Guanidine-I riboswitch aptamer from Dactylosporangium sucinum, 104 nucleotides, folded computationally. The model forms 100% of the base pairs in the Rfam consensus. Lineage of the source: Bacteria > Actinomycetota > Actinomycetes > Micromonosporaceae > Dactylosporangium. The prediction has a mean pLDDT of 82. The RNAcentral record of the sequence draws on Rfam.
RNA sequence: GUGAGGCGCGCCUAGGGUUCCGCGUCGAUGCGACGGACUGGUCCGAGAGGUGCAGGCGCCCCGCGCACCGGGGCGUUCCACGGCGGGACAAAAGCCCGGGAGAC
Numbered sequence: 001g002u003g004a005g006g007c008g009c010g011c012c013u014a015g016g017g018u019u020c021c022g023c024g025u026c027g028a029u030g031c032g033a034c035g036g037a038c039u040g041g042u043c044c045g046a047g048a049g050g051u052g053c054a055g056g057c058g059c060c061c062c063g064c065g066c067a068c069c070g071g072g073g074c075g076u077u078c079c080a081c082g083g084c085g086g087g088a089c090a091a092a093a094g095c096c097c098g099g100g101a102g103a104c
Base pairs, nucleotide, nucleotide: 008053009052010051011050012049015044016043020041021040022038023035024034025033026032027031055077056076057075058074059073060072061071062070063069079099081102085097086096087095
């Protein structure tokens, strides 16, 4: 310097805002306006957070003696500092751009 891989999903949390609910203020009494420097419910939500499932890889076993195909068991699946700015949904964010740019 180059190439490949480091994968996916569910649930939850850190976190996030304000479409809806609630709450508050004002006006009304069938309701409306405003408020997220309103605890909350709905909602969004982590590559570098948790957990589960699936997948990958190694070895072995079974159906059947082989191949093909299918199933099962054990083990393994490491590491990870990170902007500015932009994007979506109602809006924001540790979401997406992004294991990016950059740094070591």